[in-house]
Context: one part of a larger RNA
RNA sequence: CUGGGCGUAAAGAGUACGUAGGCGGCUUUGCAAGUCGGAUGUAAAAUCUCCCGGCUUAACUGGGAGGGCGCAUUCGAAACUGCUUGGCUUGAGUGCCGCAGAGGGAAGUGGAAUUCCCGGUGUAGUGGUGAAAUGCGUAGAUAUCGGGAGGAACACCAGUGGCGAAGGCGACUUUCUGGGCGGUAACUGACGCUGAGGUACGAAGGCGUGGGGAGCAAACAGGAUUAGAUACCCUGGUAGUCCACGCAGUUAACGAUGGGCACUAGGUAUAGGGAGUAUCGACCCUCUCUGUGCCGAAGCUAACGCUUUAAGUGCCCCGCCUGGGGAGUACGGUCGCAAGACUAAAACUC
Numbered sequence: 001c002u003g004g005g006c007g008u009a010a011a012g013a014g015u016a017c018g019u020a021g022g023c024g025g026c027u028u029u030g031c032a033a034g035u036c037g038g039a040u041g042u043a044a045a046a047u048c049u050c051c052c053g054g055c056u057u058a059a060c061u062g063g064g065a066g067g068g069c070g071c072a073u074u075c076g077a078a079a080c081u082g083c084u085u086g087g088c089u090u091g092a093g094u095g096c097c098g099c100a101g102a103g104g105g106a107a108g109u110g111g112a113a114u115u116c117c118c119g120g121u122g123u124a125g126u127g128g129u130g131a132a133a134u135g136c137g138u139a140g141a142u143a144u145c146g147g148g149a150g151g152a153a154c155a156c157c158a159g160u161g162g163c164g165a166a167g168g169c170g171a172c173u174u175u176c177u178g179g180g181c182g183g184u185a186a187c188u189g190a191c192g193c194u195g196a197g198g199u200a201c202g203a204a205g206g207c208g209u210g211g212g213g214a215g216c217a218a219a220c221a222g223g224a225u226u227a228g229a230u231a232c233c234c235u236g237g238u239a240g241u242c243c244a245c246g247c248a249g250u251u252a253a254c255g256a257u258g259g260g261c262a263c264u265a266g267g268u269a270u271a272g273g274g275a276g277u278a279u280c281g282a283c284c285c286u287c288u289c290u291g292u293g294c295c296g297a298a299g300c301u302a303a304c305g306c307u308u309u310a311a312g313u314g315c316c317c318c319g320c321c322u323g324g325g326g327a328g329u330a331c332g333g334u335c336g337c338a339a340g341a342c343u344a345a346a347a348c349u350c
Stems, first nucleotide, its partner, number of pairs: 004321003007304002012318001014201004021194003025088003030083002033081002035077008048066005091191001092188003095184005103177007110154001115149007125136002162169002206247006215241002220236004258317006266295011299306002323350003332343004
């Protein structure tokens, strides 16, 4: 250096963009760096192979011959890789015509409900539980009606449904804006894939400053339960949950399955398009593209299972694994306000 792996055994980075690098469609010309062939030189001795000799053999010693990766010089080949030159359109992108969508940002609006405040009616309970009690209530509660305030979340629709790179996204309207899909084939003409470093995004919880605070609710207090009960249950209740700006950068960040391309039986359902048939029109039906599910053949798999959305068959690039514990820890470094994050051992032990 090669050889094995990564759904569940150790192992896919949380996700994307992208630098270097690696890899890269069809075709023409030239070059000859890689590549291939010839020649020459070199490739010490020992070793290796063959022959001879030696000793009863072996090991070994001596002699002769051969082989030899590679390196250098030189001559040649031009298929492949590379470089160069010209072209192409299938990959990629753009345009044009359409389509669906909780994709993102900002502003505004709405109704139901909880709570609180004011007023009316009204009287002794209410609340809560397995049962209770703490709590609330004659200073008039609960219930009910009217009015008002405020914050948060948006019932039904709602769906193995949709959108997004992931995290995630669900009332309505306006506005700004990203992506996708179908059709067309006008334009560019390989502009592509991956991506060490890097950069950006990244649930919940947490942190900083300033707001906000209805409900819920770590901590905390009380009541129960219990042998005890620093819990489960109940009554309260502060951070927090919400907004703005900044930090943090983690997760069972999961499909526990990296990205891209190509190929490999079918069946069925569903979402968004397109074409056709039919029709007054729509539905239906047939075909097709894209997505999302279920079942299933070949194949794969230790099995479970996966199966055109592969864990099948191949190619390209990246990441990661190497017995359990010690340990995702110590030390050092980088980052952070901190909490901590990232990177990451060893002794020892089984």